[in-house]
């Protein structure tokens, strides 16, 4: 120094919920809360789900799958 896997939870993230703002709207950002999470880090690349004022090669989701990246501890 590389290592397939496999465990933990000290640090990390933060559902539903409530509150402000932004948006036409999915929905996204702050502050609060914790279902859960081992990539719940990043990419809309394939499939699904959802939006609109139907543009039709348009947008939302990465915490719906899948793939593609890149990383911390411990074991190995």
């Nucleotide at each position: 120094a590389u290592g397939a896997u496999g465990g933990a939870a000290a640090g990390c993230c933060a559902a539903a919920u409530c509150u402000a703002c932004u948006g036409u709207g999915a929905a996204g950002u702050g502050a609060g809360g914790a279902c859960g999470g081992a990539a719940a880090g990043c990419c809309a690349c394939g499939g699904g789900u959802c939006u609109c004022c139907u543009g039709c090669u348009a947008g939302a989701u990465a915490g719906c799958c899948g793939g593609g990246u890149u990383a911390c501890c411990c074991a190995g």
c-di-GMP-I riboswitch aptamer from Sulfurimonas sp., 76 nucleotides, folded computationally. The organism belongs to Sulfurimonas, within Bacteria. Rfam family: c-di-GMP-I riboswitch aptamer. From the family's description: GEMM was predicted in a large-scale screen for bacterial structured RNA regulatory elements.